[in-house]
RNA sequence: CAAGUAAACCGGGUGACCGCUGUGAUGGUCAAUUGAUUAUCACAGAGGAAAGUCCGAGCUCUACCGGGCAGGAUGCUGGGUAACACCCAGGAGGGGUGACCCUACGGAAAGUGCCACAGAAACAUACCGCCCGCUUAAAGCCGGGCAAGGGUGAAAUGGUGAGGCAAGAGCUCACCAGCGGCUGGGUGACCAGUCGGCUGGGUAAACCCCAUCCAGAGCAAGACCAAAUAGAGGGACAAAAGGACGCCCGGCCUGUCCCCGGGUUGGUCGCUUGACCCUGGUGGUAACAUCAGGGCGAGACAGAUGGUCACCGCUCCGAUUACUCGGAGUACAGAACUCGGCUUACAGGUUUACUUGACCC
RNA sequence: GGGCGGUUAGCUCAGUUGGUUAGAGCGCUGCGUUGACAUCGCAGAGGUCACUGGUUCGAGUCCAGUAUCGCCCACCA
Numbered sequence: 001c002a003a004g005u006a007a008a009c010c011g012g013g014u015g016a017c018c019g020c021u022g023u024g025a026u027g028g029u030c031a032a033u034u035g036a037u038u039a040u041c042a043c044a045g046a047g048g049a050a051a052g053u054c055c056g057a058g059c060u061c062u063a064c065c066g067g068g069c070a071g072g073a074u075g076c077u078g079g080g081u082a083a084c085a086c087c088c089a090g091g092a093g094g095g096g097u098g099a100c101c102c103u104a105c106g107g108a109a110a111g112u113g114c115c116a117c118a119g120a121a122a123c124a125u126a127c128c129g130c131c132c133g134c135u136u137a138a139a140g141c142c143g144g145g146c147a148a149g150g151g152u153g154a155a156a157u158g159g160u161g162a163g164g165c166a167a168g169a170g171c172u173c174a175c176c177a178g179c180g181g182c183u184g185g186g187u188g189a190c191c192a193g194u195c196g197g198c199u200g201g202g203u204a205a206a207c208c209c210c211a212u213c214c215a216g217a218g219c220a221a222g223a224c225c226a227a228a229u230a231g232a233g234g235g236a237c238a239a240a241a242g243g244a245c246g247c248c249c250g251g252c253c254u255g256u257c258c259c260c261g262g263g264u265u266g267g268u269c270g271c272u273u274g275a276c277c278c279u280g281g282u283g284g285u286a287a288c289a290u291c292a293g294g295g296c297g298a299g300a301c302a303g304a305u306g307g308u309c310a311c312c313g314c315u316c317c318g319a320u321u322a323c324u325c326g327g328a329g330u331a332c333a334g335a336a337c338u339c340g341g342c343u344u345a346c347a348g349g350u351u352u353a354c355u356u357g358a359c360c361c
Numbered sequence: 362g363g364g365c366g367g368u369u370a371g372c373u374c375a376g377u378u379g380g381u382u383a384g385a386g387c388g389c390u391g392c393g394u395u396g397a398c399a400u401c402g403c404a405g406a407g408g409u410c411a412c413u414g415g416u417u418c419g420a421g422u423c424c425a426g427u428a429u430c431g432c433c434c435a436c437c438a
Base pairs, nucleotide, nucleotide: 001357002356003355004354005353006352007351008350009349010348012312013311014310015309016308017307018306020045021044022043023042024041025040026039027038028037029036030035031034047332051343052342054341055340056339057338058337059218060217061216062215065250066249067248068247069246071214072213073212074211075210076090077089078088079087080086091105092103093102094101095100106209107208111207112206113203114202115201127150128149129146130145131144132143133142135140158176159175160174161173162172163171177199178198179196180195181194182193183192184191185190222269223268224267225266231260233259234258235257236256237255241254242253243252262437263436264435276295277294278293279292280291281290282289283288313330314329315328316327317326318325319324362434363433364432365431366430367429368428371387372386373385374384380418389405390404391403392402393401411427412426413425414424415423
């Protein structure tokens, strides 16, 4: 210098004017001790994803307490966490020259199912073939042995080589792959060594088995106040019905459930101080935990966070020897009970560590 | 805001433990029937199974993500 890998971060700035939402202070008005409304001033006012709603929780209600079945989720090991399908560290497998990256990664020796077409045969077999016997001049037929070679297929019964044999074959041997036993190391996944010829597929994102976990609904949850209205409407049920996913059982609760109709479209709380943020120390490889100090960072309810102008920054295009000038653009997107994650979208830019290649000293 | 469901031919929909070439009705085109039209009969065309990736020998079907469309919900007596 070029090409890359990983991680962290930013994601327009300044000023003026006009507006919007919230809080506080002061003043006015109205009701009468605390509210409502209005004016002025001050302060605050979207994100890394606020998104998808895919996981996990807090919170709230369901009188909701158990057991069984069904159903669902997760799936190498150890740890972190309130919890998780998340994160960290490690193992195994795969990819890359490398930095490094990817993995739905338990069990097919519990059982069942499926493996189309082709092929002899898809889980129990021999089409072509090789060899022996009989017969024979030979071929063929018949009886037997074999699974090396050919052929089919996504997949054909460990692979390569040598010996051996009538021909062959783990039949025997060497190395490699797998399986099982033993020994050693590791908390463990697993690794290393050694022994045994022990060696008939795939599919569990098919049913299933094993281990662990799971009640449901969701802030339009729910609580309170105020206003208005019509429930003498219909139906189901007392040997019952209903009770917040489904079925069964036990216990418990209750005049309960469904349909049709009527009224309102108001206010307050929930609502933002929280598994919070920043800095530093300590423990830990790390995720993270803990301690000390400091901080308060939107709370709307048809739903604020905006608009115009000026200057600057960045990108692209054109002109120019150059200084510079002109034009266009400036991403993805936008809170709605709140957090922890994942996934997806994203113009452009910054920093740190590392790898490979080329050149120079 | 929250919850749930769908996407297959121009339209409305089937699609069965994953299997060879994805179907039906209406519509469209051509031919026949008729003096002509409708009806009817015969034949034919028309599909990136919304998109992307994965599992598998093999995906419309199974799994994950994305896009898009649709449905439901408040309070009081």

Predicted 3D model of RNase P RNA and transfer RNA as a complex of 438 nucleotides. Its mean pLDDT, the model's own confidence on a scale to 100, is 79. Rfam match: Bacterial RNase P class A. Gene Ontology terms of the family: tRNA processing, ribonuclease P activity and dimeric ribonuclease P complex.